The prediction has a mean pLDDT of 81. A computed fold for a 71-nucleotide RNA from a Candidatus Harrisonbacteria bacterium, annotated as transfer RNA. The organism belongs to Candidatus Harrisoniibacteriota, within Bacteria. The sequence was found in a public genome assembly. Its Rfam family is "tRNA". Rfam classes the family as a transfer RNA.
RNA sequence: GUGCCUGUAGCUUAGUGGUAAAGCCCCGGGUUGUGGUUCCGGUGAUGCGGGUUCGAUUCCCGUCAGGCACC
Numbered sequence: 001g002u003g004c005c006u007g008u009a010g011c012u013u014a015g016u017g018g019u020a021a022a023g024c025c026c027c028g029g030g031u032u033g034u035g036g037u038u039c040c041g042g043u044g045a046u047g048c049g050g051g052u053u054c055g056a057u058u059c060c061c062g063u064c065a066g067g068c069a070c071c
Stems, first nucleotide, its partner, number of pairs: 001070007010024004018054001026042005047063005
């Protein structure tokens, strides 16, 4: 340099156009003499900029970051 893949919560991952989901973590509460276990509730995210669309995490373009292959 060329081609391809990935980017969603603090971490690990779902989500093929219609209210962004779960586990771990964190916060509050119940249970317990205390802690742990367990149960209930809660906070928090679509890499960035455009386009298409009534509506975009999803489709298209560019860009940034990481990875793989070739040169």